About this RNA:
The part of an RNA shown here (large-subunit ribosomal RNA, domain I) has 548 nucleotides and comes from an uncultured Eubacteriales bacterium.

Context: one part of a larger RNA
RNA sequence: CGUAGGGAGGAUGCCUUGGCACUAGGCGCCGAAGAAGGACGUGACAAGCUGCGAAAAGCUGCGGGGAGCUGCAAAUGAGCCUUGAUCCGCAGAUAUCCGAAUGAGGAAACUCACUGACGGUAACACGUCAGUAUCCGUACAUGAACACAUAGUGUACAGGAAGGGAACCCGGAGAACUGAAACAUCUCAAUAUCCGGAGGAAGAGAAAGAAACAUCGAUUUCCUGAGUAGUGGUGAGCGAAAGGGAAAGAGCCCAAACCGAAGAAGUAGCAAUACGGAAUCGGGGUAAAGGACCGACAUCACGUGUAUCGAACGUAACCGAAUCGUCAGGAAAGGCGAGCCGAAGACGGUGACAGCCCGGUAGGUGAAACGGGAAGAUAUGCAGUCGGUAUCCGGAGUACCACAGGACACGAGGAAUCCGGUGGGAAGACAGCAGGACCAUCUGCUAAGGCUAAAUACGACCUAGUGACCGAUAGAGUAUAGUACCGAGAGGGAACGGUGAAAAGAACCCCGGGAGGGGAGUGAAAGAGAACCUGAAACCCUAUGCUU
Repeated sequence: CGUAGGGAGGAUGCCUUGGCACUAGGCGCCGAAGAAGGACGUGACAAGCUGCGAAAAGCUGCGGGGAGCUGCAAAUGAGCCUUGAUCCGCAGAUAUCCGAAUGAGGAAACUCACUGACGGUAACACGUCAGUAUCCGUACAUGAACACAUAGUGUACAGGAAGGGAACCCGGAGAACUGAAACAUCUCAAUAUCCGGAGGAAGAGAAAGAAACAUCGAUUUCCUGAGUAGUGGUGAGCGAAAGGGAAAGAGCCCAAACCGAAGAAGUAGCAAUACGGAAUCGGGGUAAAGGACCGACAUCACGUGUAUCGAACGUAACCGAAUCGUCAGGAAAGGCGAGCCGAAGACGGUGACAGCCCGGUAGGUGAAACGGGAAGAUAUGCAGUCGGUAUCCGGAGUACCACAGGACACGAGGAAUCCGGUGGGAAGACAGCAGGACCAUCUGCUAAGGCUAAAUACGACCUAGUGACCGAUAGAGUAUAGUACCGAGAGGGAACGGUGAAAAGAACCCCGGGAGGGGAGUGAAAGAGAACCUGAAACCCUAUGCUU
């Protein structure tokens, strides 16, 4: 080195309990009525997981279901169940301690109180239950310096807040690596990250609009316009809008003028009272060149908001067609032969590959209770038209300007538009703003108050499904585990799947202290024996041949 046989090892093949991605639909907040998340308990025996909470793998009611049941998880023991258990759904009860944690404290799951009621004691002790944090709001009481008063203090309130949540949303703060083939404006990026806030969506929203001499008529999202117009050390890059087409469709309420109610401070007064009008409340009113105001007519109907009732639907379930013989085989679903069903030949299981064996599937049926809310009904709120136009109202430290910034696709640019910092500071509908400096003409609109569903975003969660997605070094980090382990801590963070159809998991005998093995037995197979499917290679051993 070759050949043969073994050992060791765990690749490969096959498998899948687990993942990954996506589709459709549903659903979308929880919490002082104590959440999310935990600690500790809880079983006949009980370490872990799961469930539950001193009423503790459970209690009650109402439905479903119909023969077994006492979770994963065997065995033993003891029980339950057709007077309907276990199990499934709906609604309740109970729900220790910690945790926003809230009686005070605290090194979470512990310690120590006060008040009241009840139990208990001869009296204490002790026990049980309830209450006792802070801030805001409302109401009341009390009440300093300081006379009135105010501050403060206290009490009551099924009034509110606090804390949590995967991503989505709005706002505030806000990088750098990187790219520019260096780098500084620029880019990455208004990203990451941090903070605040809200909701099932959020934000936006009913024109001081967009346009262009023609018009449109709140907002949002998608397609297009378009990588266009622009912007840009005119580098790298960044990058619209109108318009067109779709989805959806919804509009409203105040402030003011005017009318009315009641009336504080203050002034005068010895007082009664008078003057005074702040703040408040009711009506009115809200963009068609409007409203107030004046005059005339109407008081109905349509419409619409809210509340209650309310169908579908959801949360358990139920019915559900049709196959036999034979062959080899351990086993039939396979071969052969002969049939049947099909609104069902999806899928999974069953000793190999089953439309007709089982669960299901197509198609139908179904709710006491809770959720749900269409049409509609009832109650209630809102809601008029025409004419006139002398007078009044129509959001001020606002618009706007200057300086220095930020946002707009737009880097100061000819820079409009929007935002807020500092300073200045209008007009008053005979007015004002915009149409990308600015002015005129023309056109559009009415800022400095507010609300608003749907179309849209996301997926922690539920249901059904799909895959030229993975198949145990893959697929999630986890075939479960944020475990073991590491770290003072923040934090980091694994590995381990497969006997067999069925335990039938090897009674009994032999060697041995045992481990292990040999028989026997089971099985289709034990060269499937639990270190268990297949069982590659490195590596080791035995035998043998060859070579030096």
Notes
The coordinates come from a structure-prediction model, not an experiment, and the mean pLDDT is 83.